[in-house]
Context: one part of a larger RNA
RNA sequence: GAGUAACGAUAAUGGGGGUGAAAAACCCCCACGCCGAAAACCCAAGGUUUCCUGCGCAACGCUAAUCGACGCAGGGUUAGUCGGCACCUAAGGCGAGGCCGAAAGGCGUAGUCGAUGGAAAACAGGUUAAUAUUCCUGUACCGGAGGUAACUGCGAUGGGGUGACGGAGAAGGCUAGGUCAGCUGUCUGUUGGAAUAGGCAGUUUAAGCGAGUAGGGAGUGGAAUUAGGCAAAUCCGGUUCCAUAAUUCUGAGACGUGAUGACGAGUGUCCCCUUGGGGAGACGAAGUGAUUGAUGCCCUGCUUCCAAGAAAAACCUCUAAGCUUCAGGUUAUCUGCGGCCGUACCCUAAACCGACACAGGUGGGUGGGAUGAGAAUUCUAAGGCGCUU
Numbered sequence: 001g002a003g004u005a006a007c008g009a010u011a012a013u014g015g016g017g018g019u020g021a022a023a024a025a026c027c028c029c030c031a032c033g034c035c036g037a038a039a040a041c042c043c044a045a046g047g048u049u050u051c052c053u054g055c056g057c058a059a060c061g062c063u064a065a066u067c068g069a070c071g072c073a074g075g076g077u078u079a080g081u082c083g084g085c086a087c088c089u090a091a092g093g094c095g096a097g098g099c100c101g102a103a104a105g106g107c108g109u110a111g112u113c114g115a116u117g118g119a120a121a122a123c124a125g126g127u128u129a130a131u132a133u134u135c136c137u138g139u140a141c142c143g144g145a146g147g148u149a150a151c152u153g154c155g156a157u158g159g160g161g162u163g164a165c166g167g168a169g170a171a172g173g174c175u176a177g178g179u180c181a182g183c184u185g186u187c188u189g190u191u192g193g194a195a196u197a198g199g200c201a202g203u204u205u206a207a208g209c210g211a212g213u214a215g216g217g218a219g220u221g222g223a224a225u226u227a228g229g230c231a232a233a234u235c236c237g238g239u240u241c242c243a244u245a246a247u248u249c250u251g252a253g254a255c256g257u258g259a260u261g262a263c264g265a266g267u268g269u270c271c272c273c274u275u276g277g278g279g280a281g282a283c284g285a286a287g288u289g290a291u292u293g294a295u296g297c298c299c300u301g302c303u304u305c306c307a308a309g310a311a312a313a314a315c316c317u318c319u320a321a322g323c324u325u326c327a328g329g330u331u332a333u334c335u336g337c338g339g340c341c342g343u344a345c346c347c348u349a350a351a352c353c354g355a356c357a358c359a360g361g362u363g364g365g366u367g368g369g370a371u372g373a374g375a376a377u378u379c380u381a382a383g384g385c386g387c388u389u
Base pairs, nucleotide, nucleotide: 013031014030015029016028017027018026032386033385034384035383040366041365042364043363046346047345050344051075052074053073054072055071056070060068061067080141081140082342083341084340085339087118088117092113093112094111098107099106100105122139123138124137125136126135142338143337145335146334147333148332149331150330151329152328153323154322158318159317160316161315166305167304168303169302172298173297174296177292178291179290180289181288182203183202184201185200186199187198188197204262205261208257209256210255215250216249217248218247219244220243221242222241223240224239225238226237228236229235263287266283267282269280270279271278272277306309352361353360368380369379370378
């Protein structure tokens, strides 16, 4: 220079009360304003305790601070079913032997790793200051083990099937959700209107189980034979014959059950505290219909096109060696079992990546109402904020 520039989005604050040494900023109440395909909610990645409670204000916070993602202390993450491992493989990595190379090392078979993919199973309500598909209540399901009963050719690292897949387009059936009506509870006061009326609040309920619908796919069953499937096969494939016209597979949703349960506006009791608020029991109404309607489900479907659109395991089946009074397999039922790791919190952000509490960047899901073709626009609900001078 200079008490100058600046104090990081022009979404906005004002009043009352409280605490306190001190209040524009903290807490409570009231009003106002802003976002609302987001500035709401839930995850992945990443962070790693930032979460909750008590105490505190040196430093950090572009000001103050009683406040804080700051300091100190204590507490907090509960799983057979959510995600990962104990399963499988892709790109790719490593790679016994092997090949190559002065060496270091490179390539690569059998293998072995490797999810962003495939593969068993859980929902609703309640609860904490902080966790919940994890705890509690209620109702379920899956896997493997053992017992019992009935029936019985079982057996794999091998064979076959399945798993198993592209783009685009169109139609139908549904549901979530929305809207309206009905119903239940309550109110109608102080001027005008209003009683066959009007205002406010509520009208919520899953997985599972039963039976299999709208729709979609395929012919199916039996017998004989057989150069293929590296051996075998009753399996798959090839060939022939017979029977059969609705048979079978798949499949949302609805309905019933689950539920004599839960939830539920509200009513009333007790305790703490008493302006008001917090906690614990108890009782508990209505809980229906119409309409609209998805980008969600049926649909990994159907139609169509050429550029012709993963693999392996799980699963089903077939036999080989072998075992066949055993072991094993199928069905039903009962009993008991189910390991390890993650789980707090932030996640369009003051907690991640940007040296900062930085107007930048950051994948997925849900995404109400009015207007509207619309996830545009403007207003708004739930919810969240007024961007730390």